[in-house]
A computed fold for a 562-nucleotide part of an RNA from a Candidatus Falkowiibacteriota bacterium, annotated as large-subunit ribosomal RNA, domain V. The prediction has a mean pLDDT of 82. It matches the Rfam family "Bacterial large subunit ribosomal RNA". Its family is annotated with structural constituent of ribosome and ribosome in the Gene Ontology. Lineage of the source: Bacteria > Bacteria candidate phyla > Candidatus Falkowiibacteriota.
Context: one part of a larger RNA
RNA sequence: CCCAUAGUUAGACGAAAAGACCCCGUGAAGCUUUACUACAACUUGGUACUGAAUUAUGGUAUUGCAUGUUUAGAAUAGGUGGGAGCCGUAAGGCGCCAGUGAAAUACCACCCUUGUUCUAUUGUAAUUCUAACCUACUCCCAUGAAUCUGGGAGAGGGACAGUAUCUGGUGGGUAGUUUAACUGGGGCGGUUGCCUCCCAAAAUGUAACGGAGGCGUUUACAAAGGUUGGCUAGCUCCGGAUGGAAAUCGGAGUGAUAGUGUAAAGGCACAAGCCAGCUUUACUGCAAGACCAGCAAGUCGAGCAGUUACGAAAGUAGAACUUAGUGAUCCGACCGUACGAAAUAGGACGGCGGAAGCUCAUCGGAUAAAAGCUACUCCGGGGAUAACAGGCUAGUCUCCUCCAAGAGUCCACAUCGACGAGGAGGUUCGGCACCUCGAUGUCGGCCCGUCCUAUCCUGGAGCUGAAGAAGGUUCCAAGGGUUUGGCUGUUCGCCAAUUAAAAGGGCACGCGAGCUGGGUUCAGAACGUCGUGAGACAGUUCGGUCUCCUAUCUACUAUGGG
Numbered sequence: 001c002c003c004a005u006a007g008u009u010a011g012a013c014g015a016a017a018a019g020a021c022c023c024c025g026u027g028a029a030g031c032u033u034u035a036c037u038a039c040a041a042c043u044u045g046g047u048a049c050u051g052a053a054u055u056a057u058g059g060u061a062u063u064g065c066a067u068g069u070u071u072a073g074a075a076u077a078g079g080u081g082g083g084a085g086c087c088g089u090a091a092g093g094c095g096c097c098a099g100u101g102a103a104a105u106a107c108c109a110c111c112c113u114u115g116u117u118c119u120a121u122u123g124u125a126a127u128u129c130u131a132a133c134c135u136a137c138u139c140c141c142a143u144g145a146a147u148c149u150g151g152g153a154g155a156g157g158g159a160c161a162g163u164a165u166c167u168g169g170u171g172g173g174u175a176g177u178u179u180a181a182c183u184g185g186g187g188c189g190g191u192u193g194c195c196u197c198c199c200a201a202a203a204u205g206u207a208a209c210g211g212a213g214g215c216g217u218u219u220a221c222a223a224a225g226g227u228u229g230g231c232u233a234g235c236u237c238c239g240g241a242u243g244g245a246a247a248u249c250g251g252a253g254u255g256a257u258a259g260u261g262u263a264a265a266g267g268c269a270c271a272a273g274c275c276a277g278c279u280u281u282a283c284u285g286c287a288a289g290a291c292c293a294g295c296a297a298g299u300c301g302a303g304c305a306g307u308u309a310c311g312a313a314a315g316u317a318g319a320a321c322u323u324a325g326u327g328a329u330c331c332g333a334c335c336g337u338a339c340g341a342a343a344u345a346g347g348a349c350g351g352c353g354g355a356a357g358c359u360c361a362u363c364g365g366a367u368a369a370a371a372g373c374u375a376c377u378c379c380g381g382g383g384a385u386a387a388c389a390g391g392c393u394a395g396u397c398u399c400c401u402c403c404a405a406g407a408g409u410c411c412a413c414a415u416c417g418a419c420g421a422g423g424a425g426g427u428u429c430g431g432c433a434c435c436u437c438g439a440u441g442u443c444g445g446c447c448c449g450u451c452c453u454a455u456c457c458u459g460g461a462g463c464u465g466a467a468g469a470a471g472g473u474u475c476c477a478a479g480g481g482u483u484u485g486g487c488u489g490u491u492c493g494c495c496a497a498u499u500a501a502a503a504g505g506g507c508a509c510g511c512g513a514g515c516u517g518g519g520u521u522c523a524g525a526a527c528g529u530c531g532u533g534a535g536a537c538a539g540u541u542c543g544g545u546c547u548c549c550u551a552u553c554u555a556c557u558a559u560g561g562g
Base pairs, nucleotide, nucleotide: 001562002561003560004559005558006557007556008555010554011553012552014548015547022382023381024380025379027378028377029374030373031372032371035177036176037175038174039173041170042169043168045166046165047164048163049162051129052128053127054126055125056124057123058122059121060120061119064116065115066114068112075105078111079110080109081108082107085094086093087092133157134156135155137154138153139152140151141150142149180192181191182190189209193215194214195213196212197211198210216363217261218320219319225279226278227277228276229275230274231273234254235253236252237251238250239249259268260267262325264323265322266321283306284305285304286303289300290299291298295364308317309316310315331357334354335353336352337351339350340349389436390434391432392431393430395429397425398424399423400422401421402420406416407415443518444516445515446514448510449507450506451505452504453503456481457480458479459476460475461474462473463472464471483497484496485495486494487493524542525541526540527539528537529536530535
């Protein structure tokens, strides 16, 4: 070195199971509720099956009777029309006439206001009735059993109950669903549309949970719009009654620092700033041509026609110094038009033009209408994305070095070393998310080790603020060694007793196809707290299947052979 046999399990990110943790899916299911919407169930009222009577009280119509007071006028004049007569044998009375008054009376007719009565009808409330209807009450019959059913008789209720239909309410009892995305994993927090600046790399454009701010409007006839005409702020200094740091007045200097309805940026002086006169172009119908731009949107616009405002005119004016102040489509309603109108005339409805109704703010708006829990869970996927381990990094951590203010009686450096500076390491907490989610088993203990040195002991040296002894500090050195108990699942830590010493680390925080399973981290249960609840809690507590008696290869051990 090769072969064989017997062994051990460190590796083959060993085998097994398309990871159960985590995230994702406009996936599923179960459960909850003051999520949404339905339905059962319960309940309110109307109508029908459903009839009679009385009383009370309303409505409507009818009949009869009554009712009507300012003043003036015999006087209690409801209104209007006709009317010179009417009643009576007669006498006579009432009227006409006259008079008063806005209106004149007898008689005839029709009405008005208010009240009462009769009749009819229709409601409401209460009571009574019996014939619908009901009875799990009693008796008889079918029938030989029956507390069933049907028929009959009685008794009790009774137009109620009950049923049907329409309607309002309640309604996790049941069902179907919804419950956003971005995100240096997810959740919590924050954000989501528009405007201004920086980032933005001198055209435009340009991302981030980069850095700063604003908006969801305001102004209308005494404008903050149009036009015509005119004007110039702000600050500093000097002077001047009350008067002061600042009021108003005069002078000088400076030059836009002021102002612009509002954020910021860019503008603005014969002004876009300030004042005054007159006004409504904050118009109607268009529009060549451009900007921007995936689309849809958005923006500018000379010029033409009509009609106006201001101006002597030339001209200017289709809101505002500019850039935010916003919402598609559908739907129904409104105004206008008179285009269609299903035989015809109308019309319903539709079309066309206009303007309004959405914190549809998740702001290109899934619906008119929607929240949660799952550790009882499931499926499809992801190392596109977290927890372990590894990797990169080294803020944090451990160690070292430099400078040397100071402490050390004196003296920076025996020893210690502020404020600072530079490194090394890869044992901590992190950051990143690169292999692994068709699986890389996770803390601690046990067994078994192996390596490093920044050395705890043992060995050898330098300095000392080293007399000796005992120390301090530094250098060399990894050969060997580095305890036993109590508490706790503990690593750690505290305590006790020893020891020469009771050093620190790496090895997937070494080692579960070697053991354990106390902890963490399924299903059961309980407490505290939170939640309306289902349930939840790096809160606690009791309980809780650790697969491969079989090792193919590498590796290692023992034995035998060549």